[in-house]
Annotation:
SAM riboswitch aptamer (S box leader) from a soil metagenome, 151 nucleotides, folded computationally. Model confidence (mean pLDDT): 75 of 100. Rfam family: SAM riboswitch aptamer (S box leader). About the family: The SAM riboswitch is found upstream of a number of genes which code for proteins involved in methionine or cysteine biosynthesis in Gram-positive bacteria. Of the family's consensus pairs, 97% are formed in the model.
């Protein structure tokens, strides 16, 4: 800089000693110990790894169906052969394909059991800017700014 998410969860204990909650208001937490450090423990799932379902391309393989058909026999017909006809086999093309099997791809979901990050007071504590409603108070959407992730 770009995406994405931000009204959900999650704290003991040990040092230390005054502040801290991004900024400004407000308002709140804090000597019954703030911030920060440390260990242990949660929490959540953004990112790899991985599981299961579902669906999508691809790709192998295929049950069942179908069409044509090199050529062969055969029958008719024919003096007799060819060629047209009618049957029966069929190499071999074609369509069509339930389902199985690999892989890509994307959603859900559950367990987070494994790395890497976060995070564990109050909705990002509210609001600041704009805009709708509204007598007001304020309430709602959207933005800004911030905070993590991930490029």
């Nucleotide at each position: 800089c770009u995406c994405a998410u931000c009204c959900a969860g999650a704290g003991a204990g040990g040092c230390u000693g005054a502040g801290g909650g991004a900024c400004c208001g407000a308002c709140c937490c804090u000597g019954u110990g703030a911030c920060g450090c440390c260990u242990c423990g949660g929490c959540a799932a953004c990112c790899g790894a991985g599981u299961a379902g579902c669906a999508u391309u691809u790709g192998g393989c295929a049950a069942c169906c179908a069409g044509c058909a090199a050529u062969u026999a055969g029958c008719a017909g024919c003096c007799u052969a060819a060629c047209a006809g009618c049957u029966a086999a069929a190499a071999g093309c074609u369509a069509a394909g339930a389902g199985c099997c690999a892989a890509u791809u994307g959603c859900u979901a559950g367990a987070g059991a494994c790395g890497g990050u976060g995070c564990c007071a109050a909705c990002u504590u509210c609001g600041g800017c704009a805009g709708a409603c509204g007598g007001a108070a304020g309430u709602c959407u959207g933005a800004g700014a911030g905070a993590u992730g991930a490029g």